[in-house]
Context: one part of a larger RNA
């Protein structure tokens, strides 16, 4: 100077408290631990490891094992010699490969050559997801979107160092006033960005329809006024008004306004902190392998299960199920797709072929919701696990090891012990809906709209965290 204290004092956060919904009990889905295995690849470890790296493990992927096999090697440059390469058949094999028929003779030059491509040779080299994140870059998590963290000159102190940055007030803020030997600036904080909420112009087709005609239908003729769409300007500044208050900075309240006091949400993460994470994204030093720790191939793991953890899903029901009709979104995606009409199937599908490179077509049915009816407290018409049979999709191939439908079956489970999560408003809770990875595989991730609460008196106490001392 820090840091720290079961010292002091001022102060914030879903910290706590008031409230609402859950986790902890049950099945089940995922990742851990642990066992187990020829392997069960490898990494992540209190908050900040455990639906995490994995935006998707049947072969590929894959790194792990068994087992066949290659050695200038799958890949990359250089040299030499040969030839086009390449396809297709065949035999042996699990395949990788090996061998053998058949077929061809590359591009530019007259040509020599030159270039591009395969095979063979040597060797310098290649490989390595081998090791070291405690040698390393660059990416991340974390405190933490907390109000901090620093610096010139100056001035004090012998000197580490102080001051500035304390201090009185006030903010969300080291935010901005006042005062002070300290004046001033950096990075932070706020503002510029994006979205959203109000309006005003421009635009008017695939969007829209108030009048006029038409249709079954904005279907079509018209129209662009609304709606929207999508660029461009405008709007909110404590500007007005009132008290308070140091005549301050700002605080209360209040008109007007779509909105009011940072409107509301996002992107943005200061100096550092933890030798945090990551040598298996990548990149890199060092060490180590070099007929193998490299490569190629098939099968098999990565799915295993006595059990213990976490993080979700369904659900124990009547504010519910079930059947039946009816209605209202947003955001996305689509040409190797998306896929509509009709038509087969109880479905899952299948046929089937129109529109669509999309504000046109298409995925699409929104569901909760709301009317009508059943069921009436039961282990039930709740629950929906196992399991048994038939069958559908993708795919070279679902045996280990996919999804999905149909028929039977119909197991725990009657709200959950100590403990302990979230979340203050279009939020929590409840509902369905899209993308993205994707040949096929979400209860996971991300997004997006519907319905839409309940409390906060308060800072004693528990966490964390900020200033003075």
């Nucleotide at each position: 100077u820090g840091a720290c204290g079961g010292g002091g004092g001022c102060c914030c956060g879903c910290a706590c408290a008031a409230g609402c919904g859950g986790u902890g009990g049950a099945u089940u889905a995922u990742g851990u631990g642990g066992u187990u295995u020829a392997a069960u690849u490898c990494g992540a470890a209190g908050c900040a490891a455990c639906g995490c790296g994995c935006a998707g493990a049947a072969c590929c992927u894959u790194a792990c094992c068994u087992a066949g096999g290659c050695u200038u090697g799958a890949c990359a440059u250089c040299c030499c010699u040969u030839g086009a390469c390449a396809a297709a058949c065949g035999u042996a094999g699990a395949a990788a490969u090996a061998c053998g028929u058949c077929u061809u003779u590359g591009u530019a030059g007259c040509a020599a050559u030159a270039c591009a491509c395969a095979a063979g040779g040597a060797g310098a080299c290649a490989g390595g997801u081998g090791c070291u994140g405690c040698a390393u870059g660059g990416c991340u998590g974390u405190c933490g979107u907390c109000a901090g963290c620093u610096c010139g000159u100056g001035u004090u102190g012998u000197g580490a160092a102080a001051u500035g940055u304390u201090g009185g007030g006030u903010u969300a803020a080291g935010u901005c006033c006042c005062g002070c030997a300290a004046c001033g600036a950096g990075c932070g904080c706020a503002a510029c960005c994006c979205c959203u909420g109000g309006a005003u112009u421009u635009a008017g087709u695939u969007g829209c329809c108030a009048g006029c005609a038409u249709u079954a239908a904005g279907u079509u003729g018209g129209g662009c006024a609304c709606u929207c769409u999508a660029a461009a300007u405008u709007a909110a500044c404590u500007g007005c008004c009132a008290g308070c208050g140091u005549u301050a900075a700002g605080c209360u309240g209040g008109a007007g306004g779509a909105a009011g006091g940072u409107g509301g949400g996002g992107a943005u993460g200061a100096c550092g902190u933890c030798a945090a994470g990551u040598c298996c994204u990548c990149a890199u030093g060092g060490c180590c392998c070099u007929u193998a720790c490299g490569c190629c191939u098939a099968g098999g793991g990565c799915u295993a299960c006595a059990c213990a953890c976490g993080u979700a899903a369904u659900a124990c029901a009547a504010u519910g199920g079930a059947u039946a009709g009816g209605a209202c979104a947003a955001a996305g995606g689509g040409u190797c797709g998306c896929c509509a009409a009709c038509u087969c199937g109880c479905a899952a599908g299948a046929g089937g072929g129109a529109g669509c490179u999309a504000a046109u077509c298409u995925c699409a049915a929104a569901a909760a919701c709301c009317u009508a009816u059943c069921c009436u407290c039961a282990g039930u018409u709740c629950g929906g696990a196992u399991u048994g049979g038939g069958g559908g999709c993708u795919g070279c191939a679902a045996u280990u090891c996919g999804c999905c439908c149909c028929c039977a079956u119909g197991a725990a489970g009657g709200c959950g012990g100590a403990a302990u999560c979230g979340c203050u408003a279009g939020u929590a809770a409840u509902c369905g809906u899209g993308g993205a990875u994707c040949a096929g595989a979400a209860c996971g991730c991300c997004a997006c709209g519907g319905u839409g609460a309940a409390u906060a008196c308060g800072u004693u106490c528990c966490c964390g965290g900020g200033c003075c001392u």